[in-house]
RNA sequence: AGGGAAUUAGUUUAAUGGUAAAACAAUGGUCUCCAAAACCAUCGAUAAGUGUUCGAUUCACUUAUUCCCUG
Numbered sequence: 001a002g003g004g005a006a007u008u009a010g011u012u013u014a015a016u017g018g019u020a021a022a023a024c025a026a027u028g029g030u031c032u033c034c035a036a037a038a039c040c041a042u043c044g045a046u047a048a049g050u051g052u053u054c055g056a057u058u059c060a061c062u063u064a065u066u067c068c069c070u071g
Base pairs, nucleotide, nucleotide: 001070002069003068004067005066006065007064010024011023012022013021018054026042027041028040029039030038047063048062049061050060051059
């Protein structure tokens, strides 16, 4: 320099155009003499921007970061 892949909650992963899901974590509660475990509830996210569309995590383009391949 060229080509390709990934980016969603604090973390790990879903969702192939139609109200963003779960596990762990955190917080609160139940239970317990106390704690742990268990159970219940709550909290919290689409990397940034532009476009297409009635509607975008999803499609297109640009940028950023990380990784892989070629030289």
Predicted 3D model of a 71-nucleotide RNA (transfer RNA) from an uncultured Bacilli bacterium. Its Rfam family is "tRNA". By type it is a transfer RNA. It was read from a public genome assembly.